Notes
A computed fold for a 75-nucleotide RNA from a Desulfuromonadaceae bacterium, annotated as c-di-GMP-I riboswitch aptamer. It was read from a public genome assembly, where an Rfam model found it.
[in-house]
């Protein structure tokens, strides 16, 4: 350092729902909530899916794959 991922340790993110707010809509944001994640951190470049007012359009990183960053240390 890599590889691996404990019924350990620190530290964190937050499904469904619900309450406000933005959008035509997927859905996305405050707050509250805990289903769950070791990257459930960022990033639509590749593949899925998903929504349109079909376009040189949109969302989905909590789908998958890449690419970046990055805690801890038992076998």
């Nucleotide at each position: 350092c890599u590889c691996c991922g404990a019924u350990a340790c620190u530290a964190g993110c937050a499904a469904a729902c619900c309450u406000g707010a933005a959008g035509c809509g997927a859905u996305u944001c405050c707050g509250g909530g805990a289903c769950g994640c070791a990257u459930a951190g960022c990033c639509a470049c590749g593949g899925g899916c998903c929504c349109c007012a079909u376009g040189c359009g949109g969302g989905u990183a909590g789908c998958c794959g890449g690419g970046u960053u990055g805690c801890c240390g038992a076998a």